[in-house]
RNA sequence: CACCGAUAAAGGCAAACCCGGCGAAAGCCGGGGACGCAAAGCCAUGGGUCUACCGGCACUCUCACGAGUACUCACGACUGCCAGGCCGCCGAA
Numbered sequence: 001c002a003c004c005g006a007u008a009a010a011g012g013c014a015a016a017c018c019c020g021g022c023g024a025a026a027g028c029c030g031g032g033g034a035c036g037c038a039a040a041g042c043c044a045u046g047g048g049u050c051u052a053c054c055g056g057c058a059c060u061c062u063c064a065c066g067a068g069u070a071c072u073c074a075c076g077a078c079u080g081c082c083a084g085g086c087c088g089c090c091g092a093a
Stems, first nucleotide, its partner, number of pairs: 004091002012037002017032006035080001041086003045083003048078003055072002058069004
């Protein structure tokens, strides 16, 4: 230096759930809380997953305006699903 990762040391993050807020939703933010995490630090770039307000399309109701339902759609999300990129603490075997 590279790999690697311990019932080591110092420190870090925080699932579910609860409370408050934002959002159509997925989800996000703050507080509490710890299931876990050696990148559970950062980037939605590729795959994957979730959602569907608006839009599209079909049908139904209505004199009409319009309304309802099904399907579809990422322009919305998730990095604590997997890759990739960037950066980084410690040092037993």
A computed fold for a 93-nucleotide RNA from an Anaerolineales bacterium, annotated as c-di-GMP-I riboswitch aptamer.
Its Rfam family is "c-di-GMP-I riboswitch aptamer". About the family: GEMM was predicted in a large-scale screen for bacterial structured RNA regulatory elements.
The coordinates come from a structure-prediction model, not an experiment, and the mean pLDDT is 88.
The organism belongs to Anaerolineales, within Bacteria.